[in-house]
RNA sequence: GGGCCCUUGGUCUAGUGGCUAUGACAUCACCUUGACUCGGUGAGGAUCCCCGGUUCAAGUCCGGGAGGGCCCA
Numbered sequence: 001g002g003g004c005c006c007u008u009g010g011u012c013u014a015g016u017g018g019c020u021a022u023g024a025c026a027u028c029a030c031c032u033u034g035a036c037u038c039g040g041u042g043a044g045g046a047u048c049c050c051c052g053g054u055u056c057a058a059g060u061c062c063g064g065g066a067g068g069g070c071c072c073a
Base pairs, nucleotide, nucleotide: 001072002071003070004069005068006067007066010025011024012023018056027043028042029041030040031039049065050064051063052062053061
């Protein structure tokens, strides 16, 4: 230098244009216990990497950029 892939709560992750964005772990509260762990119930937490575009509607499609990974040279 060329090609391909990935980026979504603190972490991992689902999401085939109709959504008020899914679940697990973690955190917090309550229940349980003599107490802790485990377990149960509930809550908070992401303007979906950035900037544009298409569309009535974009996490999803398109263009550009940033970061990361793999392959080729």